């Protein structure tokens, strides 16, 4: 980087170095000099996949932060193609994330 498949209402932050941006993109809202990104220490969280332990006929189900990833501000901050709906909120998705998996 394309393609499948799953899943996104829930959980988890503290210091040091930095120094002005950050929330993907458009708008809208926010978030930052009571210190933004980015790095780096330690710490969380979470069962995605792999181990591992139980149950179980197959095969799934349950638990476990061992291993690979991930994630720690606000539902993916809101909305956003296109459909369908309602007096209005609104539903499926679109688009993006992350995980397996193929190529």
């Nucleotide at each position: 980087u394309u393609c499948u498949u799953a899943u996104c209402a829930a959980g988890a932050g503290a210091g040091a170095u930095g120094g002005a941006g950050g929330g993907a993109c458009u708008g809208g809202c926010c978030c930052u000099a009571u210190g933004a990104a980015a790095u780096c220490u330690c710490g969380g969280c979470a069962a995605c996949a792999g181990g591992c332990u139980a149950a179980u006929u197959a095969u799934u189900u349950a638990g476990u932060a061992c291993u690979g990833u991930g994630c720690c501000a606000a539902u993916u901050c809101c909305a956003g193609a296109a459909g369908c709906g309602u007096a209005a909120u609104g539903c499926u998705g679109a688009a993006g994330a992350u995980a397996a998996g193929a190529a």
Record summary:
SAM riboswitch aptamer (S box leader) from Pallidibacillus pasinlerensis, 103 nucleotides, folded computationally. The organism belongs to Pallidibacillus, within Bacteria. The sequence was found by an Rfam model in a public genome assembly. Rfam family: SAM riboswitch aptamer (S box leader). Rfam's curators write: The SAM riboswitch is found upstream of a number of genes which code for proteins involved in methionine or cysteine biosynthesis in Gram-positive bacteria. Its mean pLDDT, the model's own confidence on a scale to 100, is 84.